[in-house]
């Protein structure tokens, strides 16, 4: 990188470094930041691996990952539904992510 396959509206910091951007990628849009971004350390959440156990359920959190603004911040394709006919909801799809296994 590609295939499968679960999850994806809970959770989590007045800490320290840093110093100007962030929120995946295009586009629109809406945020978030000098009351201090990103990254990086600590610390936290969470339970997919994982542990306990004959095994479910259940508890754990040592050790592999993950996360740690806003639904995966929101639309983008299809379909229904609404109605001031271009505006709202709802499904399901695409795309991303994240873990587990495979190639």
């Nucleotide at each position: 990188g590609c295939c499968u396959u679960a999850u994806c509206a809970a959770g989590a910091g007045c800490g320290g470094u840093g110093g100007a951007g962030g929120g995946a990628a295009u586009a629109g849009g809406c945020c978030c930041u000098a009351u201090g971004a990103a990254g990086c350390c600590c610390g936290g959440c969470a339970a997919c691996c994982u542990g306990u156990u004959a095994a479910a359920a259940a508890c754990a959190a040592a050790g592999g990952u993950g996360c740690u603004a806003a639904a995966u911040c929101c639309u983008a394709c299809a379909g229904a539904a609404u109605c001031u006919u271009g505006u709202u909801u709802c499904u399901g799809g695409g795309a991303g992510a994240u873990g587990a296994g495979g190639u």
The RNA shown here (SAM riboswitch aptamer (S box leader)) has 103 nucleotides and comes from Paratissierella segnis. The coordinates come from a structure-prediction model, not an experiment, and the mean pLDDT is 85. Of the family's consensus pairs, 94% are formed in the model. The sequence is in RNAcentral, with records from Rfam.